[in-house]
C1' cells in the first nucleotide's frame, strides 16, 4: 500500500408490527382471541447527484438567460458514478492524485518590490564615441520578484543577441503507429509569460416541486343551495287521553334532498433497471441465457429481551477440556442506481526496512 470476506448460525422461552386461515363480538366499518409464515443495514445515515412514480407548467421546434458538467474510449435507464487507457504530478517503491478544453478569438487582473509583468523599456554593469557627464549601442552578469522575452554550451561581436550552430523545449505542419485521447520521426517552418475555481469562447446536459407527490371514500357539528311544511318532539312497554317544549302563512318549528370540506378509513405501499446458482461473451465495468425465489411495509410509528441449549468465531490457561467474551458504527419510512462519511473483527496479493 491495494483489495477481499464476515456483521454469527439453528432451536427455545416471553412480547410487539405486518400477512394469511379460522373462531367469537359486531347492523357495520372493525375488534378480540388462536394457529402458522414473516420481520433492518453495510451502512437503512448524509439527502450529495442521477433515475423511476405522481402532480403542475408547456402545442411541436427553436432562440435568449440562468445553472451544471469538460482528457479519450467504453459501461449504464441515467450520472457529476463505474471500468479501461492517456498525459501531468506525488512517492525509494508498492502505489496514489488530478475543474485534465481553449491563453496563438476578444476584453480584464498580476499586490509588494523592480527599469520593465506585455509591449514598451534599462537599476548596476559592459562597449563605442567625446572627455567626466552626456550621446550612441547591448542585454552576457549582478540586482527585484511567484513569475523577466525558450534553456544550456558554443560560434559570432566594439560589447552583445536565435543573428548563427549544436543538444534539449514548446507550438504548427506533414508522415507513421493507434478507434481516440496520445506518442513517435521529420522540418531553408516559429518562439507568442502566467491567470479561464476572472469574464468570455467551444462542446454535451438541463421545466418546477415532491410520497406532507397524488387520487379515492366520507361522520357528527356549523356554514351554503334546493323542496316540501302546519304541525313536529319528549313523557309510555305500546296505543289514546293528559302534561311539557318548539311552532302556526313565514327572515317559518320540522323534515328530506344536493353540495364542497374536516376529522377519520382506504390506495399510492412493495414483483423489482429485484435477488441468488449454473453456463457463454467481454483484459475490466458490464452484458446476455437459463432455473429457481418473494425477501419489513409500519403511522407516534413493531423488528426486542434472556443469567436457556447447541454449533461456530476469539482470547486465556493448569492444553485436547475449562473459563471468559461474541462486541462497533448505527437502525427502515415511495422505490432504486451512485458518492461521500461512520464502524468492529479476519483474510489475500504486493512494496519497503
Nucleotide at each position: 500500500u491495494a483489495g477481499g470476506a464476515g456483521g454469527a448460525g439453528c432451536a427455545g422461552u416471553c412480547g410487539c408490527g405486518c400477512u394469511u386461515u379460522a373462531a367469537a363480538u359486531g347492523u357495520g366499518a372493525a375488534u378480540u382471541u388462536a394457529a402458522a409464515g414473516u420481520g433492518a443495514g453495510g451502512a437503512a445515515a448524509g439527502u450529495c447527484c442521477g433515475a423511476g412514480c405522481u402532480c403542475c407548467g408547456c402545442a411541436g421546434a427553436g432562440u435568449c438567460g440562468a445553472g451544471g458538467c469538460g482528457c479519450c474510449u467504453g459501461g449504464u435507464a441515467a450520472c457529476g458514478c463505474c471500468a479501461g487507457g492517456g498525459c501531468g504530478g506525488a512517492g525509494u517503491g508498492a502505489u496514489c492524485c488530478g475543474a485534465c478544453g481553449g491563453a496563438a478569438a476578444g476584453u480584464g487582473c498580476c499586490a509588494c518590490a523592480g527599469a520593465a509583468a506585455c509591449u514598451a523599456u534599462a537599476c548596476c554593469g559592459c562597449c563605442c564615441g567625446c572627455u567626466u557627464g552626456c550621446g550612441g549601442g547591448u542585454a552576457a552578469g549582478g540586482g527585484u520578484g511567484a513569475a523577466a522575452u525558450c534553456g544550456u554550451g558554443g560560434u559570432g561581436u566594439a560589447a552583445g543577441a536565435g543573428a548563427c550552430c549544436a543538444c534539449g523545449g514548446u507550438c504548427c505542419g506533414u508522415g507513421c503507429a493507434g478507434c481516440a485521447a496520445u506518442g513517435u520521426a521529420c522540418g531553408u517552418g516559429a518562439c507568442g509569460g502566467g491567470c479561464a475555481a476572472a469574464c468570455c469562447c467551444c462542446g454535451c446536459c438541463u421545466g418546477g416541486a415532491g410520497c406532507a407527490a397524488g387520487g379515492c371514500c366520507a361522520a357528527a357539528u356549523a356554514g351554503g343551495g334546493g323542496a316540501a311544511g302546519a304541525g313536529g318532539g319528549g313523557u309510555u312497554g305500546a296505543c289514546u287521553c293528559g302534561c311539557c317544549c318548539c311552532g302556526c302563512u313565514a327572515u317559518c318549528a320540522u323534515u328530506c334532498c344536493c353540495g364542497g370540506g374536516u376529522a377519520g378509513g382506504c390506495c399510492g405501499c412493495u414483483u423489482g433497471a429485484a435477488c441468488a446458482a449454473c453456463c457463454g461473451g467481454g483484459u475490466a465495468a458490464c452484458c446476455g441465457g437459463c432455473u429457481g425465489u418473494c425477501c419489513a411495509g409500519a403511522c407516534a410509528a413493531a423488528u426486542g429481551a434472556c443469567c436457556u441449549g447447541c454449533u461456530g468465531g476469539c482470547u486465556u490457561c493448569u492444553u485436547u477440556g475449562a473459563a471468559g467474551c461474541u462486541u462497533a458504527c448505527a437502525g427502515a419510512a415511495c422505490u432504486c442506481g451512485g458518492c461521500u462519511u461512520a464502524u468492529c473483527u479476519c483474510c489475500u496479493g504486493c512494496u519497503u526496512c
Predicted 3D model of a 353-nucleotide RNA (Bacterial RNase P class A) from a soil metagenome.
Its mean pLDDT, the model's own confidence on a scale to 100, is 75.
It matches the Rfam family "Bacterial RNase P class A". By type it is a ribozyme. Rfam links the family to the GO terms ribonuclease P activity, tRNA processing and dimeric ribonuclease P complex.